[in-house]
RNA sequence: CACCGACAACGGCACACCCGUCGAAAGGCGGGGUCGCAAAGGUACGGGCCUACCCCCUCUCCCCGAGGGCACGGUCGCCGGCCUGCCGAA
Numbered sequence: 001c002a003c004c005g006a007c008a009a010c011g012g013c014a015c016a017c018c019c020g021u022c023g024a025a026a027g028g029c030g031g032g033g034u035c036g037c038a039a040a041g042g043u044a045c046g047g048g049c050c051u052a053c054c055c056c057c058u059c060u061c062c063c064c065g066a067g068g069g070c071a072c073g074g075u076c077g078c079c080g081g082c083c084u085g086c087c088g089a090a
Stems, first nucleotide, its partner, number of pairs: 004088002012037002017032006035077001041083003045080003048075003055069005
């Protein structure tokens, strides 16, 4: 240094849920909270999954409404890739 991950050490993050806030929504952010996580640090690059404002089609000649399609939206605590990182037993 690499691989690896201990009933080691210093620590770190923060599921669900609640409050506030942004958003059409999925979901994000802040505070509280701790299910868990050795990358639960970062990055939407590949896959998966989620949402459907706008747009398109149909119901219908129009309005309202409804249904269907669709990421340019989202999810890294779904998986993988890439980048970075603390410690040092076997």
The prediction has a mean pLDDT of 88. The RNA shown here (c-di-GMP-I riboswitch aptamer) has 90 nucleotides and comes from a Chloroflexota bacterium. It was read from a public genome assembly, where an Rfam model found it.